[in-house]
A computed fold for a 110-nucleotide RNA from a Bacteroidota bacterium, annotated as SAM riboswitch aptamer (S box leader). The coordinates come from a structure-prediction model, not an experiment, and the mean pLDDT is 82. Rfam family: SAM riboswitch aptamer (S box leader). Gene Ontology term of the family: regulation of gene expression.
RNA sequence: CUCUUAUCAAGAAAGGCAGAGGGAAAUGGCCCGAUGAAGCCUUGACAACCUGUCCGCCAAAGGCGGGACAAGGUGCCAAAUCCACCCCGAAUGGUCGGGAUAGAUAAGUC
Numbered sequence: 001c002u003c004u005u006a007u008c009a010a011g012a013a014a015g016g017c018a019g020a021g022g023g024a025a026a027u028g029g030c031c032c033g034a035u036g037a038a039g040c041c042u043u044g045a046c047a048a049c050c051u052g053u054c055c056g057c058c059a060a061a062g063g064c065g066g067g068a069c070a071a072g073g074u075g076c077c078a079a080a081u082c083c084a085c086c087c088c089g090a091a092u093g094g095u096c097g098g099g100a101u102a103g104a105u106a107a108g109u110c
Stems, first nucleotide, its partner, number of pairs: 003108006013043005021032003027084003044077001046075001049073003052069004056064003081102001086099005
């Protein structure tokens, strides 16, 4: 990098270095930021995708959109994936709902 499947309105920050940006990308909006952005490091948390352990269920080998734990591998710790953009529907005041695309993460795969 390709493809497949699942999930994405829940949840969770302190310290140090650093010094102006950041919220994936174009555009528009709206936010965050010198009371310190990005990035890096340390520690801590959150979560429960995979491994693991235990339990439950299935007659069993073995398995299970089942439960618990949180040791290991990832991930993650402003706002819905911040919102819109494209399509559809409902409203008729500019709002609501659904979907697509794109993206992120996990597990697998060429």